[in-house]
RNA sequence: ACUUCCGAGGAGCGUUGCAGCUUGCCAAGUGCCACUGAGGCACCGCGAGUGAGGCUCGGAACCCACGAUGCGCCUUGCAUCGUGUCUUCACAACGGCGCUCACCCACU
Numbered sequence: 001a002c003u004u005c006c007g008a009g010g011a012g013c014g015u016u017g018c019a020g021c022u023u024g025c026c027a028a029g030u031g032c033c034a035c036u037g038a039g040g041c042a043c044c045g046c047g048a049g050u051g052a053g054g055c056u057c058g059g060a061a062c063c064c065a066c067g068a069u070g071c072g073c074c075u076u077g078c079a080u081c082g083u084g085u086c087u088u089c090a091c092a093a094c095g096g097c098g099c100u101c102a103c104c105c106a107c108u
Base pairs, nucleotide, nucleotide: 003061004060005059006058007057008056009055010101011100012099013098014097015096018054020050021049022048023047024046025045029043030042031041032040033039053094064084065083066082067081068080069079070078071077
């Protein structure tokens, strides 16, 4: 770094629907498996359902490094544990559409 989980970014209701997920259809096509039956899976295509924190920040797990202990090993491994920082102060930018609430500022 990737991946997964948790938290935060103020919320509620409704709605559209991309990705994703579930499912159906299968004429043809592509790839793989099997092949006595000519089937199964995946992709592509078309429908249905679900679907507006999927983004950013932080934490943790995994990974990696170092150290300790134990067990192995003639060649440098496996397992467990610990560490890879702590404290204080200040501070985000965003997330389709409609409505409502909360919060802040200004005016009356």
SAH (S-adenosyl-L-homocysteine) riboswitch aptamer from Rhodoferax sp. TH121, 108 nucleotides, folded computationally. Rfam family: SAH (S-adenosyl-L-homocysteine) riboswitch aptamer. The family has 52 seed sequences and 1,354 matches in Rfam 15.1.